A computed fold for a 75-nucleotide RNA from a Campylobacterales bacterium, annotated as c-di-GMP-I riboswitch aptamer. Its mean pLDDT, the model's own confidence on a scale to 100, is 83.

[in-house]
RNA sequence: UAUUUGUUGUGCCAAACUUGUUGCGAAACAAGGACGGAAAGCCACGGGUAUCAUGCAGACAGCCGGGUUGCCAAA
Numbered sequence: 001u002a003u004u005u006g007u008u009g010u011g012c013c014a015a016a017c018u019u020g021u022u023g024c025g026a027a028a029c030a031a032g033g034a035c036g037g038a039a040a041g042c043c044a045c046g047g048g049u050a051u052c053a054u055g056c057a058g059a060c061a062g063c064c065g066g067g068u069u070g071c072c073a074a075a
Base pairs, nucleotide, nucleotide: 003075004074005073006072012037013036017032018031019030020029021028022027035062041068042067043066045065046064047063048060049059051057052055
């Protein structure tokens, strides 16, 4: 350096739920909170789910696949 794997996790992220704000809505953001996570980092490209004001519409990357970048450890 490359490939494969995930077992220790200092450290990292944060589901449900609660409060506040935004949005018609799916949901998003902030604070609290941890069910989980080894890409639960990023990208709506394919499928899927759900939404509305039904169209050049928007939501979900913590549903699956794909793309891309990357930490730690082991072989």